[in-house]
Context: one part of a larger RNA
RNA sequence: GAGUAACGACAAAGGGAGUGAAAAACUCCCUCGCCGGAAGACCAAGGGUUCCUGCGCAACGUUAAUCGACGCAGGGUGAGUCGACCCCUAAGGCGAGGCCGAAAGGCGUAGUCGAUGGGAAACGGGUUAAUAUUCCCGUACUUCUAGUUACUGCGAUGGAGGGACGGAGAAGGCUAGGCCAGCACGGCGUUGGUUGUCCGUGUUUAAGGUUGUAGGCUGAGUGCUUAGGUAAAUCCGGGCGCUUAAGGCCGAGAGCUGAUGACGAGUGUUCUUUAGAACGCGAAGUGGUUGAUGCCAUGCUUCCAGGAAAAGCUUCUAAGCUUCAGGUAACUAGAAAUCGUACCCCAAACCGACACAGGUGGUCAGGUAGAGAAUACCAAGGCGCUU
Repeated sequence: GAGUAACGACAAAGGGAGUGAAAAACUCCCUCGCCGGAAGACCAAGGGUUCCUGCGCAACGUUAAUCGACGCAGGGUGAGUCGACCCCUAAGGCGAGGCCGAAAGGCGUAGUCGAUGGGAAACGGGUUAAUAUUCCCGUACUUCUAGUUACUGCGAUGGAGGGACGGAGAAGGCUAGGCCAGCACGGCGUUGGUUGUCCGUGUUUAAGGUUGUAGGCUGAGUGCUUAGGUAAAUCCGGGCGCUUAAGGCCGAGAGCUGAUGACGAGUGUUCUUUAGAACGCGAAGUGGUUGAUGCCAUGCUUCCAGGAAAAGCUUCUAAGCUUCAGGUAACUAGAAAUCGUACCCCAAACCGACACAGGUGGUCAGGUAGAGAAUACCAAGGCGCUU
């Protein structure tokens, strides 16, 4: 220079009460404003206690601070079903023997790892200051082990089926959600009107079980035979007969049940300075319409560039076993370990040296107007961006 520039989006504040040494900024109440395909809610990654409570204000916070993602202390993360671990494999990695190479080492068979993919099973309500598909209540489901009873050809690292998959397009059937009516409860206007075709609020309920619908796929059953499926096969594939018009598989949703339960506007009692808390009672809880980008659907049609693998699963036999073991069904008993779970997550908690106008994958998707996830104004919810 200079008490100058600046104090990090122009979404916005005003009043009252409280606390306190002190209040523009903290807490509560009222009004106002902003976002609302987000500036709301939930996950993945990443972070790693930042979560909740009490006490505190040196430093940190671009100002003050009684406040805080700050300091100190205490507390907090509960799982057979969510995710991981586990079983399986992809690209790729490692790689016994092996091949190659002066050496180091390179490649690679068997194999073994490796998810971003495949593989069993849970929903609704309640509860904490802080966790909940984990605790509690209610109602379910799955796999494995052992035993009992009944029946019985069982058996794999092998064969076969299945798992099992692309792009685009169109139509149909549904549901979530929305809206309207009805119903229930409450209201009747401090200003002219408002007992009415008025106003406000509510009208919610899952998985599972049972039923097998709209619809999609496939003819089906049986006998004989068989150069294929590295051996075998009753399985799959090929061939030849006979009988028959239905049979089988998949499959949303609805109905009934779950539920004489829960929830529920409101309301009662008690406690409480406020904020609020505890324990009770508890109305209606129906119909229509609209309607998805969600489900049926890995469906259907069509196109050429022809669109993972393996296991779990089903079935077939080989060796073998065959009063055993093993298998099937029902019932009973038991087991389901370990790890993660707080909190932020388009952000003041992640990546950007910062409480940085930048960057960051997925899910949810209300109302009015609208073709619309545009835009505008609102709901739930969250904020007014720390001078």
This is a predicted structure of a 387-nucleotide part of an RNA (large-subunit ribosomal RNA, domain III) from Pseudomonas abyssi. The prediction has a mean pLDDT of 85. Rfam family: Bacterial large subunit ribosomal RNA. Lineage of the source: Bacteria > Pseudomonadati > Gammaproteobacteria > Pseudomonadales > Pseudomonas. It was read from a public genome assembly.